[in-house]
Molecule: c-di-AMP riboswitch aptamer (ydaO/yuaA leader)
Organism: uncultured Ignavibacteria bacterium
RNA sequence: UUUUAAAUGUAGCCGAGAUUUGUGCUUGUUGCACCAAUGCGGGGGACCCAAAUAAAAUGGGGCUAAUUCUUUGAUAAAAAGAUAGGACACUUCCAAGUCCGAGCCCGUCAGCUAACCUCGUAGGCAUUAAUGGAAGAGCAU
Repeated sequence: UUUUAAAUGUAGCCGAGAUUUGUGCUUGUUGCACCAAUGCGGGGGACCCAAAUAAAAUGGGGCUAAUUCUUUGAUAAAAAGAUAGGACACUUCCAAGUCCGAGCCCGUCAGCUAACCUCGUAGGCAUUAAUGGAAGAGCAU
């Protein structure tokens, strides 16, 4: 120095939403801003396949876990209950418990879709408490 084994300790969360070079400001690799790249995430977009061909109607579609139903209400707003689905502290599985089940956007237009084109890289929360069991893995001593 490497490998193996054992023991002890350790890790913020939701979300795609992070990292790095350079430039500018700044006393300052201290922090902030901007461009670019990489990574991650979304949309548009052929053949084939699928769907469609008339009429009517509140056109149709996208992001997201966030859809759908019932009751009350005035056929409204709104409220209550349930529900598809989702989160819970390194990862997976099992059991239990606690929560969420919103909101926003395009603008008459988009099925899938290779090449190709294009957009985003936010925001919010937590402070000794964060359930138990099994298996596995990282870091430090």